The prediction has a mean pLDDT of 82.
A computed fold for a 72-nucleotide RNA from Vermiphilus sp., annotated as transfer RNA.
Rfam family: tRNA. Rfam links the family to the GO term triplet codon-amino acid adaptor activity.
RNA sequence: GGGGGUAUAGCUCAAUGGGAGAGCGUCCGCCUUGCACGCGGAAGGCUGUCGGUUCGAAUCCGAUUACCUCCA
Numbered sequence: 001g002g003g004g005g006u007a008u009a010g011c012u013c014a015a016u017g018g019g020a021g022a023g024c025g026u027c028c029g030c031c032u033u034g035c036a037c038g039c040g041g042a043a044g045g046c047u048g049u050c051g052g053u054u055c056g057a058a059u060c061c062g063a064u065u066a067c068c069u070c071c072a
Base pairs, nucleotide, nucleotide: 001071002070003069004068005067006066007065010024011023012022013021018055026042027041028040029039030038048064049063050062051061052060
C1' cells in the first nucleotide's frame, strides 16, 4: 500500500427497512434476625463519525476513524 471482518447500555451480545432488546452488572423494594439466593421494579443508548437512497435506516450505498485478520 491492497483485500476482508468488527464497531449497538458499564461488560458480553441480539435485533426481516417501521415498537432499540436480552443476560450479567448497578440502584430501589419484597423476603431474612442479618447476608446470600430468590421475586418484583427502575435507571442507563440517539447504534464509531459524516454524507446519500427511502415516506421511513442500527439495517441498504459511499467516504472516513479505530481495532482484528490476510496478501505484498